[in-house]
RNA sequence: ACAACGCAAGGGCAAACCCGCCGCAAGGCGGGGACGCAAAGCCUCCGGUCUCGAGCUGUAACAGGCUCGAGAUAGCGGGGUUACCGGC
Numbered sequence: 001a002c003a004a005c006g007c008a009a010g011g012g013c014a015a016a017c018c019c020g021c022c023g024c025a026a027g028g029c030g031g032g033g034a035c036g037c038a039a040a041g042c043c044u045c046c047g048g049u050c051u052c053g054a055g056c057u058g059u060a061a062c063a064g065g066c067u068c069g070a071g072a073u074a075g076c077g078g079g080g081u082u083a084c085c086g087g088c
Stems, first nucleotide, its partner, number of pairs: 005086002012037002017032006035075001041081003045078003048073010
C1' cells in the first nucleotide's frame, strides 16, 4: 500500500411521523425529528417491489394473470465505483 475485519476514538448519515413545496401517482426536495445504518456515500447494469399508461388473456361484469413502455425505490438484494480510523 492492498485485501479482510469492525473493538476504540473523532465523527457521519437519517426511518416513521409533522410542516411547506413539486408530482396524476409511486415518490422527491427543504425544515423539524431519530428507527436504524461500517459505506444508510454515489451509480438503475441484473433481479425484486411500487406507480402511471397501453395491449393480450380472463369474467355475466368486476377481480385476477401475462406482456410492453415511461417513472420510482441505492434504507429490497446483486453488481460497479469512491472513502475516515486502525486495536486484533

Predicted 3D model of an 88-nucleotide RNA (c-di-GMP-I riboswitch aptamer) from a Gammaproteobacteria bacterium. Its mean pLDDT, the model's own confidence on a scale to 100, is 88. Of the family's consensus pairs, 95% are formed in the model. The source organism's lineage runs through Bacteria, Pseudomonadati, Pseudomonadota and Gammaproteobacteria.